[in-house]
Context: one part of a larger RNA
């Protein structure tokens, strides 16, 4: 000097835009963060029309009960789809994790778009409901009823996937590639109501993912040998796919002073701070990939996961129990406790933009728009402007004449940003639809009216004097002051330098 997710001392007007658990990936009370479709389905409850019967009345009616076509509204189940996105962390990984460049040895891909082809025909069951019953509860057990775009045959096969003889090319060769032919195997579901939207199947795309290589980015030989599925091959099994990815058998191989193995420490990148660069430091906020979701396993569904608000054991730890047995995961948003120098609201709203469902209305959406708190940063404003003395009054100080505060104030005049008080009012929304907010912005009152510290003045370093103290009591970045005339400690008074900030510390260049 410049930077910070910063603290910590004194101080503190206002606004815009940003940022805020760097410790304990410690515990977690409460609330909410993922649902949606009745246009897949068959129930229930509620409301209702004509309508029947009562009771009151002369009647018109009116009140009560029954009963219920269509249809409407809810609720829980079956069914789809979505929960693998979005949102946290940064423990753990020294590794194809990441970050560049290639590649196909092999591959998958839901919704989406384009094209071809077809949706025929049979069936049993199940929740749900009833009834009974077990259990403190969590949650279950029987036995009856029933639907489906759930669930299982059976036909078709444009086409696929495996075989089978065959022709052409290509190759030195195991072999590829292509074209008919042929056998076996493989599909579907309707729904709304009149022109839509689904199913199936296959080809192609777009986007997404998985693989594999080369090259780059940490410290430490006071770690020098390391390795048995470990290198390779054969046969087999697995994967969506290649592969010692797993197995059987053969071979003895493979790495390693270009640092193998081991040990320590890191999530990595675009950036970011510095610096003239070169380079050093550094990965907060924001983005792009990766892990991970109480701690260790594991797999299930599914187009995608070994699944953050999914499940299963086991394990600490909690909570509930009728002691038999159960129930839980905030590194989601908030908000506790703790731990620390230290880091917010147990707020409003789906109005926008994005996501899920869903033909739509719409309903979800702590993502995300906003608002709160912090000078935590970085920017912008303001705290008045002009006049005003041979210079008041007080303060310091003085060689006592005087000098400094100082045009400073007072006094005279103007103004009215910013705050404050009234009115008026958006854009952001094209349509119904504005949390923000009666908010930004305008306009208009009234008043100098509300709004200045902080750090140093010995040299580096811009700024002096008096007093107190007397090697005491303190200062200090370095040099070094202080033992009676301290420009260095303390107050005062002045002066400098920066200002809503100013010093300190801490960290990197």
């Nucleotide at each position: 000097g410049g930077a910070c997710g910063a603290a910590c001392g004194c101080u503190g007007g206002c606004g815009g835009c940003g940022u805020g658990c760097u410790u304990a990936a410690c515990a977690c009370a409460u609330g909410c963060a993922a649902g949606u479709c009745g246009a897949a389905c068959g129930a229930g409850a509620u409301c209702c029309a004509u309508g029947g019967u009562g009771u009151a009345g002369c009647a018109a009616u009116a009140c009560a009960c029954c009963g219920g076509a269509a249809g409407a509204u809810c609720u829980a189940g079956u069914g789809g789809c979505g929960a693998a996105c979005g949102g946290g962390u940064g423990a753990g990984g020294a590794a194809c994790a990441c970050g560049u460049g290639a590649g196909a040895a092999a591959c998958c891909u839901g919704c989406c778009c384009c094209a071809g082809a077809c949706u025929c025909u049979g069936g049993g069951a199940u929740a749900a409901c009833a009834a009974g019953u077990g259990g403190a509860a969590a949650c279950g057990c029987u036995u009856g009823c029933u639907a489906a775009u759930a669930c299982c045959g059976g036909a078709u096969g444009a086409c696929g996937u495996c075989g089978g003889a065959g022709a052409a090319c290509c190759g030195c060769a195991u072999g590829g590639u292509u074209c008919g032919c042929u056998g076996a195997c493989g599909a579907a579901a309707g729904g709304a109501a009149u022109u839509c939207u689904g199913g199936u199947u296959u080809g192609g795309g777009a986007g997404g993912g998985u693989c594999u290589c080369g090259c780059g980015g940490c410290c430490u030989a006071u770690c020098a040998g390391c390795u048995u599925g470990u290198u390779g091959g054969u046969g087999g099994g697995g994967u969506a796919a290649c592969g010692g990815c797993c197995u059987a058998c053969c071979a003895a191989g493979g790495c390693u002073a270009c640092g193998a193995c081991g040990g320590g420490u890191a999530g990595c990148u675009g950036g970011u701070c510095u610096g003239a660069g070169a380079g050093g430091a550094u990965g907060a906020u924001c983005a792009g990939c990766c892990a991970c979701a109480c701690u260790g396993g594991g797999a299930c569904u599914g187009a995608g996961a070994c699944a953050c608000g999914g499940c299963c054991c086991a394990g600490a730890c909690u909570c509930c129990u009728a002691c038999g047995g159960g129930a839980g995961g905030c590194a989601g948003c908030a908000g506790u406790g703790g731990g620390g120098a230290a880091u917010c609201u147990u707020g409003c709203g789906c109005a926008a933009u994005g996501g899920g469902c869903g033909a739509a209305a719409g309903c979800c959406u702590g993502a995300c728009g906003c608002a709160g708190c912090a000078a935590c940063g970085c920017c912008g404003c303001g705290u008045g402007c002009g006049g005003g003395a041979u210079g008041a009054a007080g303060g310091c100080u003085u060689u006592c004449g005087g000098g400094c505060u100082g045009u400073a104030a007072a006094c005279c005049g103007c103004u009215u940003u910013c705050a404050g008080c009234a009115g008026g009012a958006a854009c952001g929304a094209a349509a119904c639809u504005g949390a923000c907010g009666g908010u930004a912005c305008c306009u208009g009152c009234a008043g100098a009216a509300g709004a200045a510290g902080g750090a140093g003045c010995g040299g580096c370093c811009a700024a002096c004097u008096a007093c107190g103290u007397g090697c005491c009591a303190g200062c200090a970045g370095c040099c070094g002051c202080g033992g009676u005339g301290a420009c260095a400690c303390g107050u005062a008074g002045g002066c400098u330098c920066c200002a809503a900030g100013c010093g300190u510390u801490g960290u990197c260049c």